[in-house]
Molecule: Glycine riboswitch aptamer
Organism: Novosphingobium sp.
RNA sequence: GCUGACCGCGCGGGAGAGUCCUGCCGAUUCGUGCUUUUGGGACGGAUCGACAGGCGCCGAAGGAGCAACCGCCCCGGAAUCUCUCAGGCAAAAGGACCGCGUGGGUCGA
Numbered sequence: 001g002c003u004g005a006c007c008g009c010g011c012g013g014g015a016g017a018g019u020c021c022u023g024c025c026g027a028u029u030c031g032u033g034c035u036u037u038u039g040g041g042a043c044g045g046a047u048c049g050a051c052a053g054g055c056g057c058c059g060a061a062g063g064a065g066c067a068a069c070c071g072c073c074c075c076g077g078a079a080u081c082u083c084u085c086a087g088g089c090a091a092a093a094g095g096a097c098c099g100c101g102u103g104g105g106u107c108g109a
Stems, first nucleotide, its partner, number of pairs: 004107003007103007018055001020054004025049008034040002056089003062085001063083003069077003
């Protein structure tokens, strides 16, 4: 110096599962009465948002468990497997992992 591994950052790609039901509140909009004011308020429907409860489901943030396997074999490390605590089930966001670029440090040949 080059390359490889690890870590961080940037860009791109990136799956699955109910935009379910109920209740309350707020906003928008439509309709019908009341009142007789230049507006107010009531009822009903639709849409959106937030919160709460319930059931179903997903698995690729995180977390936990087992294990093939590996090691220095006392023990430790270990998944895309399993579980769903958390998270998620229209869009957005997130997203294991992959590719490219870049930075720093460490290690190995």